Context: one part of a larger RNA
RNA sequence: UUGGGCCUAAAGCGUCCGUAGCAGGAUUGAUAAAUCUUCUGUGAAAUCGUAGUGCUUGACAUUACGGCGUGCAGAAGACACUGUCAAUCUAGGAACCGGGAGGAGUUAGGAGUAUUUUUGGGGGAGUGGUAAAAUACGAUAAUCCCAGAAAGACUACUAGUGGCGAAGGCGCCUAACUAGAACGGAUUCGACUGUGAGGGACGAAAGCCAGGGGAGUAAAUCGGAUUAGAUACCCGAGUAGUCCUGGCUGUAAACGCUGCGAGCUAGGUGUUACGUGCUCUUUGGGAGCAUGUAGUGUCGAAAUGAAGGUAUUAAGCUCGCCGCCUGGGAAGUACGGUCGUAAGACUGAAACUU
Numbered sequence: 001u002u003g004g005g006c007c008u009a010a011a012g013c014g015u016c017c018g019u020a021g022c023a024g025g026a027u028u029g030a031u032a033a034a035u036c037u038u039c040u041g042u043g044a045a046a047u048c049g050u051a052g053u054g055c056u057u058g059a060c061a062u063u064a065c066g067g068c069g070u071g072c073a074g075a076a077g078a079c080a081c082u083g084u085c086a087a088u089c090u091a092g093g094a095a096c097c098g099g100g101a102g103g104a105g106u107u108a109g110g111a112g113u114a115u116u117u118u119u120g121g122g123g124g125a126g127u128g129g130u131a132a133a134a135u136a137c138g139a140u141a142a143u144c145c146c147a148g149a150a151a152g153a154c155u156a157c158u159a160g161u162g163g164c165g166a167a168g169g170c171g172c173c174u175a176a177c178u179a180g181a182a183c184g185g186a187u188u189c190g191a192c193u194g195u196g197a198g199g200g201a202c203g204a205a206a207g208c209c210a211g212g213g214g215a216g217u218a219a220a221u222c223g224g225a226u227u228a229g230a231u232a233c234c235c236g237a238g239u240a241g242u243c244c245u246g247g248c249u250g251u252a253a254a255c256g257c258u259g260c261g262a263g264c265u266a267g268g269u270g271u272u273a274c275g276u277g278c279u280c281u282u283u284g285g286g287a288g289c290a291u292g293u294a295g296u297g298u299c300g301a302a303a304u305g306a307a308g309g310u311a312u313u314a315a316g317c318u319c320g321c322c323g324c325c326u327g328g329g330a331a332g333u334a335c336g337g338u339c340g341u342a343a344g345a346c347u348g349a350a351a352c353u354u
Base pairs, nucleotide, nucleotide: 004325005324006323007308008307012322014202015201016200017199021195022194023193025089026088027087028086029085030084031083033082035078036077037076038075039074040073041072042071048066049065050064051063052062053061054060092192093189094188095187096185097184098183104178105177106176107175108174109173110172111155112154115151116150117149118148119147120146121145122144126137127136163170164169207248208247209246210245211244212243216242217241221237222236223235224234259321260320261319262318263317264316267299268298269297270296271295272294273293274292275291276290277289278288279287280286303310304309327354328353329352336347337346338345339344
């Protein structure tokens, strides 16, 4: 419990695809389901109104008339909107074509510096680490310098409130394959659309299973310090893990704490991509200015908001569809169910308390 809300007070599913459902562009005609109008029938009694009657009066009871009965059924009519059918259209949507942009994805090949280890040479006592130390490493030659080799991980600078992707996310180079978006078009189809309960797919890190790999780093663990203690912060070691292949898990402050789609509503100023015009030009995949579309920032009017703020990328003004909220705690717990090897995930109360 609503004519209310969901950036920050409770509340937008992590994201997308999509079934049912709900909603749906313009014009013409038909129909008359829906809608509206009129009429007829029916629409218990009590209750209600008016006027009487009966209890001494009143309440009360009762008679007549009226009203109520918002509905249902039938008949006749209206046709703007909604629905259905038929035909047509192009503003939504889709397809096609063109030249561009991109860390979008998958697979394969290649490269680069650093690190560690190792081989050879040089060298000969400390190194390392810290606030200070110690543990640690070092005459079996360390640290350091030079040259070579191997391995695994990563991709400095460029790098940008810059780009791409539905989100998670994506950054060395090359190739193949795959997908999407923007811009432009005197091309085509002709409402084919929007949202989306269930459902499906994807989904960081950590974790799990099997097999590889293991340089650096590093939960756990062991030492050294610090300290009253120090199961920590600091230091030295160090295993899972981090990496690859195949499968599972399905969660995050999965955040813009802001669901998706559409229309309308002042501007200023950056930046990215594409188009158009002008000027310059070293003539190139060039530069500048103006402008259109799409993206991405910033400032800001109206408006809005409890305020902070938001403000054409709305949290403004409207419409459609979905999800969610209803004091705090107990509690994202218990029970049950579904899923999972497990960890656990999803669904999700109450008593009691305040």